[in-house]
Molecule: c-di-GMP-I riboswitch aptamer
Organism: soil metagenome
RNA sequence: AAAGGCAAAACCAGGGAAACCUGGUGACGCAAAGUUAUGGGUCUAAGGUUAAUGUAAUAGUUGACCAUGACCGCCAGACUGCCGAA
Numbered sequence: 001a002a003a004g005g006c007a008a009a010a011c012c013a014g015g016g017a018a019a020c021c022u023g024g025u026g027a028c029g030c031a032a033a034g035u036u037a038u039g040g041g042u043c044u045a046a047g048g049u050u051a052a053u054g055u056a057a058u059a060g061u062u063g064a065c066c067a068u069g070a071c072c073g074c075c076a077g078a079c080u081g082c083c084g085a086a
Stems, first nucleotide, its partner, number of pairs: 005030002010025006028073001034079003038076003041071003047066007
């Protein structure tokens, strides 16, 4: 080089509180777009804390914060690995 591989957005179905995940259709891209949440980063906030509001008191409503949830197709790290012409 060639062969082969993966599959973004969107849409459909399912799961989930959400972020997002799985499958199908689909290709924006990818030489590790294989695996791993270990460090940074990002997203979400069921639940918790707190403030306000509200109530006779609860309840309820709204804001802020928190990952124990999620993303490796954000950047590092770790582990593994296909083809291989000239």